[in-house]
Notes
Two RNAs folded together computationally: RNase P RNA and transfer RNA, 488 nucleotides in total. The coordinates come from a structure-prediction model, not an experiment, and the mean pLDDT is 76. Rfam match: Bacterial RNase P class A. Rfam classes the family as a ribozyme.

């Protein structure tokens, strides 16, 4: 000095004006409200509405299907899909990051490629065995032929000789047959998974050994499975023997199986308080009938008055903001976190306030002024906005800061 | 606020318990006709909103992000 890794803090600061939206306190007003004084007034995510809780309502005897949701192990927690801490698999020279039942219960998928895609099986290939084909090499017997020589015979009257016929022996070389040796590959009929080539994947890997060729067939070593045993771990799992040549794919973030937990809705839930309208419920009046009259009972139940009373809709009031709350300390406890003590109180609207301008500082960036630096000038300053609260997640964010930590380069 | 639903060809819409996506309908070109519509043929046109993760492979499966719609405010 450079390039990362993981954690934590802040998200300008001050001052002046004029504004907004709650609260308290005072005045004025019949009231809706007015004026005046104080003190308050967005965040790490207030977003996304993804998960888990409080709270309300409604449903519900119990218990079980069914749907959902999570899924190494141990802890923490109201609780969780979240945190701690550990364990296995993967990455990356490291800090360090990502993941996480089960594929010997089913039911299924693995396109194209390839011979074969899951258990068994063979596409070129290699190997043996038969038939055929070719080639060499002996060779018995056959066939013809071809030389040579003998024996007979024609052949002449007769002999010899030419010539012919035959027979018999040797020689040559051809055919055919056997037997062998080889070659090439045709055709049946086995073994073979060493090799090739395909795919995302192909049934361990290296050597030897063995074999007709091969092959864990056998053998050493290396990786890995599975059964037992021992040993540390609460466990998840790890480490060590032995033994079996077992080597037997992948997908569950499609279905499914196992374990665990789980009734729905959401503050626009819900709960009081109550105008006018309309309608609803009841009591009385007026009606009719019984009757001379009066009380009374019956009827009509309509229509009118009068009067209650419940339900409810504007509207108001409350859920409403002190809460599994923050800060410090001590003790526990690797941490998460958890007890105890002290100490703070910090938006509650109700279609939605929390802003505007101006001034001074600071910080970063860009532009100029300069050839640079220092300074100056000017401009520019992330995401984003409470709505009944909390715990996590995710997801967006222009930069400052601090804390640990890892690598690679230099120097000493 | 607070629950739900959908995004696939220029427009309406299929599609699949994972193997490279279709119909109608526009839209281009040819045929038909003097000429237009109709009618036949032929063709093009897709980031299956987007980004990650499972997987040999994603429109499909998971997860988040955008981005559209729809329902609750109250009685009979």
């Nucleotide at each position: 000095g450079g390039a990362g890794c993981c954690g934590g803090a802040c998200a300008g600061a001050c001052c002046g004006u004029c504004g907004c939206c709650g609260c308290a306190g005072g005045c004025c007003g019949u009231a809706u409200g007015g004026c005046c004084u104080g003190g308050g007034g967005a965040g790490g995510a207030a977003a996304g509405u993804c998960c888990g809780g409080g709270c309300u309502c409604c449903a519900c005897a119990g218990g079980g299907c069914a749907g959902g949701a999570c899924g190494c192990u141990g802890g923490g927690u109201a609780a969780c899909a979240c945190c701690c801490a550990g364990g296995g698999g993967g990455g990356g020279c490291g800090a360090c990051c990502c993941u996480c039942g089960g594929a010997c219960a089913g039911c299924g998928c693995c396109a194209c490629a390839g011979a074969a895609a899951g258990c068994a099986a063979a596409c070129c290939g290699c190997c043996c065995c038969g038939c055929g084909c070719c080639c060499g090499a002996a060779u018995u017997c056959g066939c013809a032929u071809g030389a040579c020589u003998g024996g007979c015979c024609c052949g002449u009257u007769a002999c010899c000789a030419a010539g012919g016929g035959u027979c018999g022996a040797u020689c040559a070389g051809g055919c055919u047959g056997u037997u062998u040796g080889g070659g090439a590959g045709g055709c049946g009929a086995g073994g073979u998974a060493a090799g090739g080539g395909u795919g995302a994947a192909a049934c361990g890997g290296u050597g030897g050994g063995g074999u007709a060729a091969g092959a864990g067939c056998c053998c050493a070593c290396c990786a890995g499975a599975u059964g037992c045993c021992a040993c540390g771990g609460u466990g998840a799992c790890g480490c060590g023997g032995c033994a079996u040549g077992c080597u037997c794919g992948g997908c569950a973030u499609a279905c499914c199986c196992c374990g665990u937990c789980u009734g729905g809705a959401g503050c626009a839930a819900g709960a009081c308080c109550a105008a006018a309208u309309a309608g609803g419920a009841g009591a009385g009046g007026c009606g009719g009938u019984c009757g001379g009259c009066c009380c009374g009972g019956c009827c009509a139940u309509u229509g009118c008055c009068u009067u209650u009373c419940g339900g409810g809709u504007a509207g108001g009031u409350u859920g409403c903001u002190u809460g599994a709350g923050g800060g410090c300390g001590u003790g526990g406890g690797c941490a998460a976190c958890c007890a105890c003590g002290c100490u703070c109180c910090u938006a509650g609207a109700g279609g939605a306030a929390u802003g505007a301008c101006g001034g001074u500082c600071a910080c970063g960036c860009g532009c100029g002024g300069u050839a640079a630096c220092c300074c100056c000038g000017c401009g520019c300053g992330a995401c984003a906005g409470a709505a009944c609260c909390c715990g996590g997640c995710u997801u967006a964010u222009c930069g400052u800061c601090c804390g640990g930590c890892u690598c690679c380069c230099g120097c000493a | 606020g607070c629950c739900c639903u959908u995004g696939u060809a220029g427009c309406u819409c299929a599609g699949u318990c994972g193997g490279u996506a279709g119909a109608g309908u526009g839209c281009a070109u040819c045929c038909u006709u003097g000429g237009u519509a109709a009618g036949g043929a032929u063709g093009a046109g897709g980031u299956c909103a987007c980004c990650a993760g499972u997987u040999c492979a994603a429109u499909c499966c998971u997860g988040g992000u955008c981005a559209a719609g729809g329902g609750c405010u109250c009685c009979a």